Predicted 3D model of a 73-nucleotide RNA (transfer RNA) from Thiohalocapsa sp. PB-PSB1. The RNAcentral record of the sequence draws on Rfam.
RNA sequence: GUGGACGUAGCUCAGUUGGUAGAGCGCAGGUUUGUGGCACCUGUGGUCGUGGGUUCGAUCCCCAUCGUCCACC
Numbered sequence: 001g002u003g004g005a006c007g008u009a010g011c012u013c014a015g016u017u018g019g020u021a022g023a024g025c026g027c028a029g030g031u032u033u034g035u036g037g038c039a040c041c042u043g044u045g046g047u048c049g050u051g052g053g054u055u056c057g058a059u060c061c062c063c064a065u066c067g068u069c070c071a072c073c
Stems, first nucleotide, its partner, number of pairs: 001072007010025004019056001026044006049065005
């Protein structure tokens, strides 16, 4: 330099024939317990890497760009 994959909650990941996003773990509070743990209940969670474009509407489609990784040169 060329091609490709990935980027979503604090962490690990789901979610696309386009209709404003969820799970598990974690964290906070409560019930229980002499205390803690376990269990159960409630709550807490995001400008979907960034900037544009298309569209009534974009995590999803298009372009550029940043980061990580892989292959080729």
Its mean pLDDT, the model's own confidence on a scale to 100, is 80.